[in-house]
């Protein structure tokens, strides 16, 4: 200092422009003497800013963080 990637719940990862899900974790409830197991239910999210669009997680610009390669 230059390419090239990646940034969605606490964590791992899905959504190829049209209701933001899943697991597991935590939490409430059932069962239990009690904990764990098992069951049921709630709660929780798109790194920031703009632009296009009837609609952006998703496209586009530009920030920021990490990785990773060259130098």
């Nucleotide at each position: 200092g230059g390419g090239c990637g990646a940034g969605u719940a606490g964590u791992u990862u899905a959504a190829u422009g049209g209701c933001a899900a899943a697991a597991c974790a935590a939490u409430u409830g059932u069962c239990c003497a009690u904990c764990a197991c098992a069951c049921a239910g709630a709660a929780g999210u798109u790194c920031c800013g703009a632009g296009u669009u009837c609609g952006a997680a998703u496209c586009u610009c530009g920030g920021c963080u990490c990785g990773u390669c060259c130098a």

A computed fold for a 71-nucleotide RNA from a Candidatus Pacearchaeota archaeon, annotated as transfer RNA. The sequence was found in a public genome assembly. Rfam family: tRNA. Gene Ontology term of the family: triplet codon-amino acid adaptor activity.